The part of an RNA shown here (small-subunit ribosomal RNA, 3' minor domain) has 148 nucleotides and comes from a marine sediment metagenome.
Context: one part of a larger RNA
RNA sequence: CACCGCCCGUCACACCAUGGAAGUUGGCCACGCCCGAAGUCGUUACCCUAACCAUUUUAUGGAGGGGGAUGCCGAAGGCAGGGCUGGUGACUAGGGUGAAGUCGUAACAAGGUAGCCGUACCGGAAGGUGUGGCUGGAUCACCUCCUU
Repeated sequence: CACCGCCCGUCACACCAUGGAAGUUGGCCACGCCCGAAGUCGUUACCCUAACCAUUUUAUGGAGGGGGAUGCCGAAGGCAGGGCUGGUGACUAGGGUGAAGUCGUAACAAGGUAGCCGUACCGGAAGGUGUGGCUGGAUCACCUCCUU
């Protein structure tokens, strides 16, 4: 490389990451209930008992000890629900990138209906229409101010 310009959105194709999603599968956390090992502590009317004490003086009783039983606490385990977090998930939503593709032509010149902002409705798509606002609108006329 300058209007044979620039440029917008849908659609199609490819790739990338992300969100939603019936579910599915892990991790962590605390709570409730059930069961409850070892062990400490407590209770004990059952069993055993050389050292200490008493004596009815040689075997009884007491103290103490051991066993058993039992209570509290209690790890692991089981049941049910909950919180946080990760993987995966048919399908689905928009986003990004891509030389070229499809449909139109919305914007940039008064871009051929000036454009833009808010809002409502409508439409394959850019968008259109209504309504309120802005000039960062061209043109024409008038008014005010500044400079020459």

RNAcentral holds the full RNA, with entries from MGnify.